[in-house]
Source information:
Transfer RNA from a Thermodesulfobacteriota bacterium, 78 nucleotides, folded computationally. The coordinates come from a structure-prediction model, not an experiment, and the mean pLDDT is 81. Rfam family: tRNA. Rfam links the family to the GO term triplet codon-amino acid adaptor activity. The family's RNA type in Rfam is transfer RNA. RNAcentral records the identical sequence in 3 taxa.
RNA sequence: GCCCUCAUAGCUCAGCCCGGAUAGAGCGUCGGACUUCGAAUCCGCAGGUCGGGGGUUCAAAUCCCUCUGGGGGCGCCA
Numbered sequence: 001g002c003c004c005u006c007a008u009a010g011c012u013c014a015g016c017c018c019g020g021a022u023a024g025a026g027c028g029u030c031g032g033a034c035u036u037c038g039a040a041u042c043c044g045c046a047g048g049u050c051g052g053g054g055g056u057u058c059a060a061a062u063c064c065c066u067c068u069g070g071g072g073g074c075g076c077c078a
């Protein structure tokens, strides 16, 4: 330098290929029930510029361009 792949909630991930209207799950945090107290269990809430920017579109996490960062592969002594 080239190619592939990943980036979504505090953590682990789904959704992306094939756009569709309020973006989800589990765990965790917090609150409640239960308990003498705690753990476990059950119930409930909150929590997201979907890595950044731009474009296409009525509509973008999803498509296109570019940049950044992580991982992997290949090449390079002219």
Base pairs, nucleotide, nucleotide: 001074002073003072004071005070006069007068010027011026012025013024020058030044031043032042033041051067052066053065054064055063
The RNAcentral record of the sequence draws on ENA and MGnify.